Record summary
A computed fold for an 89-nucleotide RNA from Cytobacillus oceanisediminis, annotated as c-di-GMP-I-GGC riboswitch aptamer. Its mean pLDDT, the model's own confidence on a scale to 100, is 82. Taxonomically the source falls in Cytobacillus (Bacteria, Bacillati, Bacillota, Bacilli). The sequence was found by an Rfam model in a public genome assembly.
RNA sequence: ACAGAAAAAGGCAAACUCAUUGAAAGAUGAGGACGCAAAGUCACGGGUCUAAGGUAUUAAAUAAUACUACGAUGGCCGGGUUGCCUGGA
Numbered sequence: 001a002c003a004g005a006a007a008a009a010g011g012c013a014a015a016c017u018c019a020u021u022g023a024a025a026g027a028u029g030a031g032g033a034c035g036c037a038a039a040g041u042c043a044c045g046g047g048u049c050u051a052a053g054g055u056a057u058u059a060a061a062u063a064a065u066a067c068u069a070c071g072a073u074g075g076c077c078g079g080g081u082u083g084c085c086u087g088g089a
Stems, first nucleotide, its partner, number of pairs: 002087003011036002016031006034075001040081003044078003047073003053068006
């Protein structure tokens, strides 16, 4: 290089609750552990979520509906990049 069965040193932290933040999806912090061998990191490709703004239609309401990412998700998948332990050579 390769592999992650077992073990160990350590690491991360879903749901949920509270606070803050955001139009929302979400995010951050504290508590909390369902899980994770990259659940470190990068929105490059695909997927998914949201729709403030924009566009269109109805219309004339301070409205409704549809579409749309420049918003979000890395704990949805692929890819890039860095790295711990163990096995093994």